Molecule: transfer RNA
Organism: Patescibacteria group bacterium
RNA sequence: GCAGGUAUGGUUUAAUGGUAGAACGCUUCCUUGCCAAGGAAGGGGUGGGGGUUCGAUUCCCCCUACCUGCUCCA
Repeated sequence: GCAGGUAUGGUUUAAUGGUAGAACGCUUCCUUGCCAAGGAAGGGGUGGGGGUUCGAUUCCCCCUACCUGCUCCA
């Protein structure tokens, strides 16, 4: 340099053009003499930019980071 893949809360991971969900973790409350366990509620997310569309996490283009393979040079 070329080709392919991945990017979603703190972590792991769903979703598919139509309000982004779960588990663990976090905060508060209940329960308990305390801890643990259990229960309830809450905060927190689609890598960046642009395009298509009534509507984009999803489709298209560019960029960034990472992974895999190939190639070239020193």